[in-house]
Context: one part of a larger RNA
RNA sequence: GAUAUGACGAUGGACAUUGCACAAAGUGGCGAACGGGUGAGUAACACGUGGGAAACCUACCUCUUAGCAGGGGAUAACAUUUGGAAACAGAUGCUAAUACCGUAUAACAAUAGCAACCGCAUGGUUGCUACUUAAAAGAUGGUUCUGCUAUCACUAAGAGAUGGUCCCGCGGUGCAUUAGUUAGUUGGUGAGGUAAUGGCUCACCAAGACGAUGAUGCAUAGCCGAGUUGAGAGACUGAUCGGCCACAAUGGGACUGAGACACGGCCCAUACUCCUACGGGAGGCAGCAGUAGGGAAUCUUCCACAAUGGGCGAAAGCCUGAUGGAGCAACGCCGCGUGUGUGAUGAAGGGUUUCGGCUCGUAAAACACUGUUGUAAGAGAAGAAUGACAUUGAGAGUAACUGUUCAAUGUGUGACGGUAUCUUACCAGAAAGGAACGGCUAAAUACGUGCCAGCAGCCGCGGUAAUACGUAUGUUCCAAGCGUUAUCC
Numbered sequence: 001g002a003u004a005u006g007a008c009g010a011u012g013g014a015c016a017u018u019g020c021a022c023a024a025a026g027u028g029g030c031g032a033a034c035g036g037g038u039g040a041g042u043a044a045c046a047c048g049u050g051g052g053a054a055a056c057c058u059a060c061c062u063c064u065u066a067g068c069a070g071g072g073g074a075u076a077a078c079a080u081u082u083g084g085a086a087a088c089a090g091a092u093g094c095u096a097a098u099a100c101c102g103u104a105u106a107a108c109a110a111u112a113g114c115a116a117c118c119g120c121a122u123g124g125u126u127g128c129u130a131c132u133u134a135a136a137a138g139a140u141g142g143u144u145c146u147g148c149u150a151u152c153a154c155u156a157a158g159a160g161a162u163g164g165u166c167c168c169g170c171g172g173u174g175c176a177u178u179a180g181u182u183a184g185u186u187g188g189u190g191a192g193g194u195a196a197u198g199g200c201u202c203a204c205c206a207a208g209a210c211g212a213u214g215a216u217g218c219a220u221a222g223c224c225g226a227g228u229u230g231a232g233a234g235a236c237u238g239a240u241c242g243g244c245c246a247c248a249a250u251g252g253g254a255c256u257g258a259g260a261c262a263c264g265g266c267c268c269a270u271a272c273u274c275c276u277a278c279g280g281g282a283g284g285c286a287g288c289a290g291u292a293g294g295g296a297a298u299c300u301u302c303c304a305c306a307a308u309g310g311g312c313g314a315a316a317g318c319c320u321g322a323u324g325g326a327g328c329a330a331c332g333c334c335g336c337g338u339g340u341g342u343g344a345u346g347a348a349g350g351g352u353u354u355c356g357g358c359u360c361g362u363a364a365a366a367c368a369c370u371g372u373u374g375u376a377a378g379a380g381a382a383g384a385a386u387g388a389c390a391u392u393g394a395g396a397g398u399a400a401c402u403g404u405u406c407a408a409u410g411u412g413u414g415a416c417g418g419u420a421u422c423u424u425a426c427c428a429g430a431a432a433g434g435a436a437c438g439g440c441u442a443a444a445u446a447c448g449u450g451c452c453a454g455c456a457g458c459c460g461c462g463g464u465a466a467u468a469c470g471u472a473u474g475u476u477c478c479a480a481g482c483g484u485u486a487u488c489c
Stems, first nucleotide, its partner, number of pairs: 037247003047171007056164002061160007069103001071101002078093006109132001111130008138152006173219003180210003185207008222244004226237004249270005272283004300326001302325003308322001309320004339369004349360004374426006383416001388411008433478005438459003444473005454461002
């Protein structure tokens, strides 16, 4: 010095347990019935308006009262596995809960009966008796920890609020070249059904019911607040915004749930599209964007949850094509600019002419100004707080703490957007068109054309002197628009 072996230590790795964070699936709760879209159907209690419900329901929310005891069996996830192309389905085994199911307790609640009082016909209220029916020892905290307590949750009952449901009077349309219509049809008794009344449904009984004050039928149509127009009376319309109704490929049905017979849930049938291993499966833009087609014609596959609102949550927060914004289109309304002042030899040029002139015309040029807008550079919002979080103090409450309310202080939050707005500099520089001119109807001449070409809302122009066609000049009316067409008054 090398190699081998052993011991110890460091680093790294694997596995297991516990805690935290993240991702994804499942159980459970609430929401998904709101919000958003469309106007097909509907001539109807659909809508509007005014009433009624002594014939009704209402999750979450608010107030009041009482409670929250003690047990049980499963199941998804997961593991193993089977069938199938897939969609998916099945089997075995394990496990939890604010999931599910009994038991206890309970009346002011439900049901039945009796009595009193009252009313608006059925009836209503109160009292008594009998009988029936409930829950989560849950979650997160505090604590002086076998317990007590705060917030939330749960159960029963009463009241409110909110939202809905049902019934009725009146009102809003065309056709009589639609005159008769109707068998659950009209009414009764009983039953079923519903949150509830009712032929809503059924059994039986009766033979009714509606109609020229327009039944029935056919056609058309979502209704209203309102909008357009008009001096008004009216006429027409129902885009945007708000209320109600109806619908969700077409037709039908129920389930869940406080609430749907449910746009982005389920089942069935039909039409269409797509996948397929041919056995079978999947879908529904009248959500926001977007595509195709149709059409005379109608926009971005944009940004953000910062604000307002909604859902869930104790909260932080998450979701929200509602909403807030931006983009496109002279589509509408409003505002602004495209310069201002001086400037006569009435320039040149155009048009016309009775050849003298007249006109475009202070218009231009020229001189002196201004800087709206624009361009460049810089500064730069409000919308953001009674909201959120943290700390401190106080009030009520409590045995005490947590929690809660109020106040103060601090921290952070903007899609629009470096937008609006402001400042500085610079230049008349970059910014005007359209229609009409015979009468209605404001505004005329010349040339060309010659019943031709053409115009035209009506009357009507044009056949050789066209204020009516075409062009030019001039004039008139509007103006970032102007005309035409369609349509309403």
Notes
Predicted 3D model of a 489-nucleotide part of an RNA (small-subunit ribosomal RNA, 5' domain) from Weissella cibaria. It matches the Rfam family "Bacterial small subunit ribosomal RNA". Gene Ontology terms of the family: ribosome and structural constituent of ribosome. NCBI's taxonomy places the organism under Bacteria, Bacillati, Bacilli, Lactobacillales, Weissella. Model confidence (mean pLDDT): 80 of 100.